[in-house]
RNA sequence: CUCUUAUCAAGAGCGGCGGAGGGACUGGCCCUAUGAUGCCCGGCAACCGAUAGCAAAACGCUAUAAGGUGCUAAUUCCAGCAGAACCCUAGGUUCUGAGAGAUGAGAG
Numbered sequence: 001c002u003c004u005u006a007u008c009a010a011g012a013g014c015g016g017c018g019g020a021g022g023g024a025c026u027g028g029c030c031c032u033a034u035g036a037u038g039c040c041c042g043g044c045a046a047c048c049g050a051u052a053g054c055a056a057a058a059c060g061c062u063a064u065a066a067g068g069u070g071c072u073a074a075u076u077c078c079a080g081c082a083g084a085a086c087c088c089u090a091g092g093u094u095c096u097g098a099g100a101g102a103u104g105a106g107a108g
Base pairs, nucleotide, nucleotide: 001108002107003106004105005104006103007102008101013041015040016039017038021031022030023029025080026079027078028077042072043071044070047068048067050064051063052062053061054060076100081097082096083095084094085093086092087091
């Protein structure tokens, strides 16, 4: 980097360092010197692994959280493509699905 698969409406600091940008992309709309992004610590969660219990035909289920990741503004911040319903039909609203993206696990 590519492929497969699962998840993405919950949750998480008024800490330290440090200094200008950040929210993937585009358009919006936001966050940010009342200091962002980042790093450290703390925390959340429970994907993998571990331990304990339950179940046992199979898919498994529950608890814990010392390991490996991950996450820690806003639903993945919203929309970006297609379809459906409704409306004052230029367009708008809602819903569903896809695409894109993120993360885990596995494979190449």
Source information: The prediction has a mean pLDDT of 83. Predicted 3D model of a 108-nucleotide RNA (SAM riboswitch aptamer (S box leader)) from Desulfosporosinus acididurans. It matches the Rfam family "SAM riboswitch aptamer (S box leader)". Rfam links the family to the GO term regulation of gene expression. The model forms 97% of the base pairs in the Rfam consensus.